[in-house]
RNA sequence: CUGGCGGCAUGCCUAACACAUGCAAGUCGAACGGGGUUUAUAUGACGGAACUCUCCCCGAGGGAAGAUAUAUAAACCUAGUGGCGGACGGGUGAGUAACGCGUGGGCAACCUGCCCUGUACCGGGGGACAACAGCCAGAAAUGGCUGCUAAUACCGCAUAAGCCUGCUGUGCCGCAUGGCACAGCAGGGAAAACCACGGUGGUACAGGAUGGGCCCGCGUCUGAUUAGUUAGUUGGCAGGGUAACGGCCUACCAAGACAACGAUCAGUAGCUGGCUUGAGAGAGUGGACGGCCACAUUGGGACUGAGACACGGCCCAAACUCCUACGGGAGGCAGCAGUAGGGAAUCUUCCACAAUGGACGAAAGUCUGAUGGAGCAACGCCGCGUGAGUGAAGAAGGGUUUCGGCUCGUAAAGCUCUGUUGGUAGUGAAGAAAGAUAGAGGUAGUAACUGGCCUUUAUUUGACGGUAAUUACUUAGAAAGUCACGGCUAACUACGUGGCAGCAGCCGCGGUAAUACGUAGGUGGCAAGCGUUGUCCGGAUUUAUUGGGCGUAAAGCGAGUGCAGGCGGUUCAAUAAGUCUGAUGUGAAAGCCUUCGGCUCAACCGGAGAAUUGCAUCAGAAACUGUUGAACUUGAGUGCAGAAGAGGAGAGUGGAACUCCAUGUGUAGCGGUGGAAUGCGUAGAUAUAUGGAAGAACACCAGUGGCGAAGGCGGCUCUCUGGUCUGCAACUGACGCUGAGGCUCGAAAGCAUGGGUAGCGAACAGGAUUAGAUACCCUGGUAGUCCAUGCCGUAAACGAUGAGUGCUAAGUGUUGGGAGGUUUCCGCCUCUCAGUGCUGCAGCUAACGCAUUAAGCACUCCGCCUGGGGAGUACGACCGCAAGGUUGAAACUCAAAGGAAUUGACGGGGGCCCGCACAAGCGGUGGAGCAUGUGGUUUAAUUCGAAGCAACGCGGAGAACCUUACCAGGUCUUGACAUCCAGUGCAAACCUAAGAGAUUAGGUGUUCCCUUCGGGGACGCUGAGACAGGUGCUGCAUGGUUGUCGUCAGCUCGUGCCGUGAGGUGUCGGGUUAAGUCCCAUAACGAGCGCAACCCCUACCGUUAGUUGCCAGCAGGUCAAGCUGGGCACUCUGACGGGACUGCCGGUGUAAGCCGAGAGGAAGGUGGGGAUGACGUCAAAUCAGCACGGCCCUUACGUCCGGGGCUACACACGUGUUACAAUGGCAGGUACAGAGGGCAGCUAGCCAGCGAUGGGAUGCGAAUCUCGAAAGCCUGUCUCAGUUCGGAUUGGAGGCUGAAACCCGCCUCCAUGAAGUUGGAUUCGCUAGUAAUCGCGCAUCAGCCAUGGCGCGGUGAAUACGUUCCCGGGCCUUGUACUCACCGCCCGUCA
Repeated sequence: CUGGCGGCAUGCCUAACACAUGCAAGUCGAACGGGGUUUAUAUGACGGAACUCUCCCCGAGGGAAGAUAUAUAAACCUAGUGGCGGACGGGUGAGUAACGCGUGGGCAACCUGCCCUGUACCGGGGGACAACAGCCAGAAAUGGCUGCUAAUACCGCAUAAGCCUGCUGUGCCGCAUGGCACAGCAGGGAAAACCACGGUGGUACAGGAUGGGCCCGCGUCUGAUUAGUUAGUUGGCAGGGUAACGGCCUACCAAGACAACGAUCAGUAGCUGGCUUGAGAGAGUGGACGGCCACAUUGGGACUGAGACACGGCCCAAACUCCUACGGGAGGCAGCAGUAGGGAAUCUUCCACAAUGGACGAAAGUCUGAUGGAGCAACGCCGCGUGAGUGAAGAAGGGUUUCGGCUCGUAAAGCUCUGUUGGUAGUGAAGAAAGAUAGAGGUAGUAACUGGCCUUUAUUUGACGGUAAUUACUUAGAAAGUCACGGCUAACUACGUGGCAGCAGCCGCGGUAAUACGUAGGUGGCAAGCGUUGUCCGGAUUUAUUGGGCGUAAAGCGAGUGCAGGCGGUUCAAUAAGUCUGAUGUGAAAGCCUUCGGCUCAACCGGAGAAUUGCAUCAGAAACUGUUGAACUUGAGUGCAGAAGAGGAGAGUGGAACUCCAUGUGUAGCGGUGGAAUGCGUAGAUAUAUGGAAGAACACCAGUGGCGAAGGCGGCUCUCUGGUCUGCAACUGACGCUGAGGCUCGAAAGCAUGGGUAGCGAACAGGAUUAGAUACCCUGGUAGUCCAUGCCGUAAACGAUGAGUGCUAAGUGUUGGGAGGUUUCCGCCUCUCAGUGCUGCAGCUAACGCAUUAAGCACUCCGCCUGGGGAGUACGACCGCAAGGUUGAAACUCAAAGGAAUUGACGGGGGCCCGCACAAGCGGUGGAGCAUGUGGUUUAAUUCGAAGCAACGCGGAGAACCUUACCAGGUCUUGACAUCCAGUGCAAACCUAAGAGAUUAGGUGUUCCCUUCGGGGACGCUGAGACAGGUGCUGCAUGGUUGUCGUCAGCUCGUGCCGUGAGGUGUCGGGUUAAGUCCCAUAACGAGCGCAACCCCUACCGUUAGUUGCCAGCAGGUCAAGCUGGGCACUCUGACGGGACUGCCGGUGUAAGCCGAGAGGAAGGUGGGGAUGACGUCAAAUCAGCACGGCCCUUACGUCCGGGGCUACACACGUGUUACAAUGGCAGGUACAGAGGGCAGCUAGCCAGCGAUGGGAUGCGAAUCUCGAAAGCCUGUCUCAGUUCGGAUUGGAGGCUGAAACCCGCCUCCAUGAAGUUGGAUUCGCUAGUAAUCGCGCAUCAGCCAUGGCGCGGUGAAUACGUUCCCGGGCCUUGUACUCACCGCCCGUCA
């Protein structure tokens, strides 16, 4: 959120909180005396109050009947006495950590009403008290006094044992105290009656059964930041008490008792059979049902009784509530319902005693909120239903779509059925037996009867309930929701939203295309439920007994010694505690399991079995462990003989060095640093020489050498002293290992007291460094460092590796011993023990690594760990003089923290190498003027894009209009453009008018193609709607294209091998190269994309072809000219070939290759240049070239028009150009290219003009015609100036293109003549036909803002020692807490 039915269960987990009201324990008249009611019979008139009598009052009014009264009889009811029962049943879990519970035992230390069995007895008396009556007190509750009375009430007496007590004796038995039996003597003690005559009851004793009491073994939560507790405490003797033992209680005596196997204290808790979960071991739990315990408002106490210290009994105290006449009283729902309150939360003030059970009774019966039932609640489990079959036009509708379809979907409708459940009506159980009433039969004692007893028949007893079940009728009619759909995890799309709203168990989703948010459609799961939350177990071997770990992830105490404890060598024997086997008892029932059965099935219930892994007892076994005894020698120790050593403590002693002091020599510096300064020094330093003083430390030897438990120990000598090793095998005979606590040692620093103080040196001071520098460096310097004594007790106290024992390949050093062989000596070899290193196999390990000195294989013991942070902090305790140490949490917070290894990237890490990268050079930029692009600003608009390199003379190879996308204004709305439909037949063109034009109005004009003659097409107009259109957005949705690293040498794959894996190898190494180029080596062998080559241009030659090219030879010819004939030799053109390959030689090298002013060659080591751009990187650029998804606009973000703008201008930057001049300017003369262009074109010659240009005219669609060189060279002039440099700016006059040069074009002439005298920091290009310099051409284009871009040739240098440095790149290696990859990550402070 939702909800149809039934069955079976369950239902205050919180306030053991308080309770209104009703009920939950009574019964017996067959124990007793009364009382009452009714009936019958008898009497036949008085009776009651009052009373001495009279009087008076009430009832009745004389009778057939009969009130009232009395007596008798019967039945019923009953307050009281008495008996039995209220100790059961029912509730709750507060307390309790306990013999409370569970389990198994014991009582020789006990009781037991009612029940069963047996034996014996019940004689005869007595006195009371209730009720009742009267009086009295009190509000009441209740009570007092007087009097009467009964009993199965109470009390003596008698009798009595096999009973009890005491004494004596005997026998038997037991684990101890002791028990049992018998005999004798003495003493003690009982009863109740009722009656139907059948019985029932009473007393004593013995036994049984049942129920209880007490004691004991074992088991039973957490905390040591609770370590000591205890005075009736522990025991004894005596007594008391009890049913009974006992310090249970009392007196006396003793000083014990418990505790690290956890006492005491604190906290929490009823225990259990069981239940949940789990493979199990376990873990959690103790609701319902069953057993035990405890409690009954709180605390205490006893009485009665067989039984209580008593839920619905009593007394006292306390709190609370109620009544009251204020004097005093009453009460106890943790019984069933119910109420208030608390709480997330838990029901009816129901029916019945019909059944089962209980109390009483002889019984009928009464009582019974036990119980049986019903009610409420989807709270749980189980079952059933909400329909079944057919049905494609795949309906309508919804959703979606690639617009074709797909899907909801046989789903619905429709047709044919069924009737479970529900509804209505009918029939209708089982649960019932006993008892009672009536009838019949039998039967004992008897002469006989009877309900006294027995048998039998009939009738009668049901809360549930007219319920279960069943029959008929009724209509598909009344009956489906909920959660999810990114992965885990079954199930997907659309829309909305846009890091918002929200989701989320974990990972995570959402920033405009969300399968994750919200909604819808669809789908999946479960289903009268579904989802969420909480709790418990599991997964979790994540507390590890089963079943974990501790070198680096959390984790070995800093080290030793050692009490307790744990573990322990070989042989024999005994024992039987552990262990094993069998049996007996027990392990309640229920539950679980198996099986059979009953409700239609199931849940549920019943029968039988199994199981209950435990405990106890008995019998047996003897391997192992234990215990006891006896032995052994190999573990351990002793002894004897040797050995090495910075092992420890004390005392003494030595030299070198430093510093200081004194003196001599000597003079200006010394010292210190990256460089300096502070400091010392002319008052004589440093240096040097001699002498002296003092303290501390011990160079060389010195060694992964030695010793020690660790910390640690280093000159030499002496004294004292601990441990270790080797050999021998004489002695002891398991004496051993580990070790919680305890105790001892324990670097440095620090503390206390007293000494000492040379050097060094925290703090401190000064000088430097620096942005700062409370640091690193320097100059000084106090504690301290040293000694003695006492504390402290910690370290990365590390091998980050506890101790001990055994076993498990090797090799090679070294220290200290021993044995053997060999040897003249030095030595060498083999073996062995104890240490100390390295390499390495098996094995182990997450990997790294360890590997006889284990981190291997095993055993024993100890310590320690359980995510990170908080935190080794707080509190407490202990230790310390203090500093502090030891022990040692929680709240809270995060989803990680961590280890080892891998790929990359990075490093002010290393190695190698390359590049106009630096260096060496040449020329520039940055300064000036101008051009151009950009930023900024401005503007109506200054359209948009490009942004480090890799945007900025970029898109744009041409903005006056157009372009044009921008702005203001004016138009149009199926549209400027495309397709479709209908109608029509025009249209184009021209003219006139209005207007800025678009456009509007009018006029002239009346078509073309095909044809099967029906028509069709083109084109135009009109109309309607589908649609057009968009340079609007998103390059972070895309395609395509491009830039860049970079023409850098890299990037990968297959198979194999290595690794748990990520990955590695190959691709590394040694060489070599321009190159991952090649060679060698190699667990790799091969291959691909890249490199190179193949392609184009260029340099040389050959062949071929000669027009428009060329002209050597021949001829002609001009002012001149290949101009002409002719020719194709040369140049050239352009097509095909050749040539270059380290091929040859020498040297060197294994080879690849390299070197050589080697040969040859036009060219020599990729000859030069171009094209060519690996895998990938930058969410690089572009939606404005184009294409395209999605979104947005649709009388406008579309279309058209004229005008304006993109050309603005305090300023800043980039890229260029012209210069600053004499290697130059100007004037005159003169020479030589290549590559291109040309018909709306290039234009010769000629004429005009100073010139731009114009006029006219010729050739050429071009190897033919045309456009056309400059620097250079030769002269002259200028002479270092703001100039004869420089040309900006401006004035004037012109030319050209074009509708149109105002904003806003280019060119020419005359005049004007600005800045600028070589440019700060910085920065760019270039290694040869290059830089520099000189001009020429082309694209775009009417013209042009071109100084730009792309090409072409002419002239034509300098320099490179080299790779230290800057930048970029490649390979190998190393570190890393980075992997968005150092523009990373990250710490502290502040806001």

RNAcentral holds the sequence, with entries from ENA.
This is a predicted structure of a 1391-nucleotide RNA (small-subunit ribosomal RNA) from an uncultured bacterium.
Its mean pLDDT, the model's own confidence on a scale to 100, is 83.
Rfam family: Bacterial small subunit ribosomal RNA. Gene Ontology terms of the family: structural constituent of ribosome and ribosome.